[in-house]
Predicted 3D model of a 72-nucleotide RNA (transfer RNA) from an Elusimicrobiota bacterium. The source organism's lineage runs through Bacteria, Pseudomonadati and Elusimicrobiota. Rfam family: tRNA. It is annotated as a transfer RNA. Rfam describes the family as follows. Transfer RNA (tRNA) molecules are approximately 80 nucleotides in length. The coordinates come from a structure-prediction model, not an experiment, and the mean pLDDT is 84.

RNA sequence: GCCGACGUAGCUCAGCGGUAGAGCAACCGUUUUGUAAACGGUAGGUCGCCGGUUCGAUCCCGGCCGUCGGCU
Numbered sequence: 001g002c003c004g005a006c007g008u009a010g011c012u013c014a015g016c017g018g019u020a021g022a023g024c025a026a027c028c029g030u031u032u033u034g035u036a037a038a039c040g041g042u043a044g045g046u047c048g049c050c051g052g053u054u055c056g057a058u059c060c061c062g063g064c065c066g067u068c069g070g071c072u
Stems, first nucleotide, its partner, number of pairs: 001071007010024004018055001026042005048064005
C1' cells in the first nucleotide's frame, strides 16, 4: 500500500428500516444474628464520527477514525 471482518450500557453480546434489549457488574429492597447465595426492583446508551438515501436509519450507501486478521 491492497483486501476483509468488527465498532451498540462498566464488561460480553443480541437486535438487519418503524420509540434500543439480555446476561453479568452497580445501586435499593426482601430474606439472614451477619456475610454470601436466592428473589424482586431501580438506574445506566448523542448505537465510533461526518455526510447521503428514506415519511422514518443501530440497520442501506459513501468518506473518515479505531481494533483485529489476511496479502504484498